A computed fold for a 521-nucleotide part of an RNA from an Oscillospiraceae bacterium, annotated as small-subunit ribosomal RNA, 5' domain. The coordinates come from a structure-prediction model, not an experiment, and the mean pLDDT is 83. Lineage of the source: Bacteria > Bacillati > Bacillota > Clostridia > Oscillospiraceae. It matches the Rfam family "Bacterial small subunit ribosomal RNA".

Context: one part of a larger RNA
């Protein structure tokens, strides 16, 4: 000198774009953050329509007991459409969002390999969808419990579940031919045996279902190289290293098991200990390099702590399940409920870090044929000079060099064209009028927002501070103080004329900032 997710002191006009718990991965009140599909299904309810129709009942009549009765519409049954949706079912809750605790590792980066692998939705190609069955929710009844939540009996539907049929370019087993390679082997063709599918809906346009091939996307595994410090850590290792057989996995593999062998790693630093998410990048530097990994993007890991699996194409699953621990809450004491490192917000810690805001209008995501619904992702607004950039706080003229201040050798000097005063302008500001783009491929739809922007009116009107002035280092005098009070980055100032302390005037520097502290180069 540059830089910062900064903080502190003094000060503070505006706009644009960014950024904002670096500490306690501390604990969390409250609200919201993942739903959707009635074009899979049976119910239930509401509305409309038709039929029947209770109570009541103006009025009429009466032998005063009643009778008739427009109206009324409880309720019951039926049909058809529309809407709603607790449950069954499907898809999605593995994405998106957060955090960096752990991890020195194939975790990450880079480059290869998989002849050892998987892949829902999507694209494309081929083939198919025949015929049956039994349940379980909902519902009804009974019943337990304070609650959370159950239990039993009975009924029922499906794109839920289960047999059967069909069966190949699929899978398994063994055979043949050709060809290729990179060792195990791969690919193509061929015939044999065995095994395995399916579901319908509808507004008749379609949307779905099953098997197989290819692609795309996403993932999984292996390897070369690179990836902090310590030797005041020198030896480490028993599933350890390898083999055989088996199990397991989508798949290779001590991944696991049994047996066998005795190996494997290490001064080219094993093991141990400490520290740390990694990278694209960022800062700095002429570069080499050094430092760093906040925002944004990629990967990884985690979700109160530890363990476990289930479901599923995909999880060992932040807002799923089970167990254990700690903590908090409810309780009828028997038992239950919870998990903000999602967005806001609270307490706490701290030098320190924001609103319990608006909207799905856009972009994107989930579901749905669609209309649409959901979306604290996202888009916006609010707060903060936290940063960067831009603008303003007026411009021109104006010497009686006014007054005042400071100073003085008392003549003056300086503040100083500075002010007053004259003329002008209106960026900004206030008010008024108009008023967007962002919205497509026909229409509708804008939170931001009556915002940006444009026009008019008003009036210099609304707007300057901070630090320094001995040398380094641009900028000096007076008074006060008297080794005191104090200053200080280094050298050093202060003990009676201090350009170094304090105040004032003046001056220098930067400027809506200035200075200090911290950290890096």
């Nucleotide at each position: 000198g540059g830089a910062c997710g900064a903080a502190c002191g003094c000060u503070g006009g505006c706009g644009g774009c960014g950024u904002g718990c670096u500490u306690a991965a501390c604990a969390c009140a409250u609200g919201c953050a993942a739903g959707u599909c009635g074009a899979a299904c049976g119910g239930a309810g509401u509305a409309c329509c038709c039929u029947c129709g209770a109570a009541a009942g103006a009025g009429a009549u009466u032998u005063c007991g009643g009778u008739c009765a427009a109206u009324g519409g409880a309720g019951a049954g039926g049909a058809c459409u529309a809407c709603u949706u607790a449950g069954u079912g499907g898809c999605g809750g593995a994405c998106g969002g957060g955090u960096g605790a752990g991890u020195a590792a194939c975790g990450c980066g880079u480059g290869a390999g998989g002849a050892a692998c998987c892949u829902g939705c999507c694209u494309u190609u081929c083939a198919g969808a025949g015929g049956g069955g039994g349940a379980c929710a909902a519902c009804a009844g009974u019943u337990g419990g304070a609650a959370a939540c159950g239990a039993c009996u009975g009924c029922u539907a499906a794109u839920a579940c289960c047999g059967c049929a069909u069966a190949a370019c699929g899978u398994a087993c063994g055979g043949g031919u050709a060809u290729c390679g990179c060792a195990u082997g791969g690919u193509a063709c061929u015939g044999g045996u065995a095994c395995c599918a399916a579901a319908g809906a509808u507004u008749u346009a379609u949307c779905g279902c099953u098997g197989a091939g290819a692609g795309a996307u996403g993932g999984c595994c292996u390897c070369g190289c690179g990836u902090c410090u310590g030797a005041u850590u020198a030896g480490c290792u028993a599933g350890u290293u390898g083999g055989u057989a088996g199990g397991g996995u989508a798949a290779c593999g001590g991944c696991c098991u049994a047996c066998c062998a005795a190996g494997g790693c290490g001064a080219c630093g094993a093991u141990c200990a400490g520290u740390a998410g990694c990278c694209g990048g960022a800062c700095u530097g002429a570069g080499a390099g050094g430092u760093u990994g906040g925002c944004c993007g990629g990967c990884c890991a985690c979700a109160u702590u530890g363990g476990g699996a289930c479901u599923g194409a995909g999880a060992u699953a932040c807002g799923g399940c089970c167990c254990a621990g700690a903590c908090u809450c409810c309780u009828a004491c028997g038992g239950g409920a919870g998990g903000c490192a999602g967005c806001a917000g609270u307490g706490g810690g701290g030098a320190a870090u924001a609103u319990u805001g608006g909207g799905c209008a856009a972009u994107g995501g989930g579901c749905g044929c669609a209309a649409g619904c959901c979306u604290g992702a996202c888009c916006c607004a609010g707060c903060a000079a936290c940063g960067c950039c831009g603008c303003g706080u007026g411009a021109a003229g104006g010497a009686a060099g006014a007054a005042g201040g400071c100073u003085u050798u008392c003549g003056g000097g300086u503040u100083g064209u500075a002010a007053a005063c004259u003329u002008c302008u209106u960026u900004u500001g206030a008010c008024a009028g108009g008023g967007a783009a962002g919205a497509g491929c026909a229409g509708a739809a804008g939170a931001c927002g009556g915002u940006a922007c444009c026009u008019g009116u008003c009036g210099a009107a609304u707007a300057a501070g901070c630090c320094a002035c001995g040398g380094c280092u641009a900028a000096c005098u007076a008074c006060g103080u008297g080794c005191c009070a104090g200053c200080a980055g280094c050298c050093g100032c202060g003990g009676u004329a201090a350009u170094a302390c304090g105040u004032a005037g003046g001056u220098g520097g930067c400027a809506a900032g200035c200075g200090u502290u911290g950290u890096c180069c």